[in-house]
Predicted 3D model of a 74-nucleotide RNA (transfer RNA) from an uncultured Eubacteriales bacterium.
It matches the Rfam family "tRNA". It is annotated as a transfer RNA.
It was read from a public genome assembly.
RNA sequence: GUGGGUGUGGCGCAGUCUGGCAGCGCGCGUGCUUUGGGAGCACGGGGCCGCAGGUUCAAAUCCUGUCACCCGCA
Numbered sequence: 001g002u003g004g005g006u007g008u009g010g011c012g013c014a015g016u017c018u019g020g021c022a023g024c025g026c027g028c029g030u031g032c033u034u035u036g037g038g039a040g041c042a043c044g045g046g047g048c049c050g051c052a053g054g055u056u057c058a059a060a061u062c063c064u065g066u067c068a069c070c071c072g073c074a
Stems, first nucleotide, its partner, number of pairs: 001073007010026004020057001028044005050066005
């Protein structure tokens, strides 16, 4: 240089194909329980989807550009 993959709460991921309320697990906070801790149970906070632009009534999802990381080729 070129082709491909990945990027979504603190962490690991789903959701993208087929546009329509942003979810799951772990972790975190509060309460109950316990002598205390852990486990268990209930409730709760935390994102606007790598970044920018476009299409659309509506975009994590479609299109364009771009950044980071990984793999192949050169």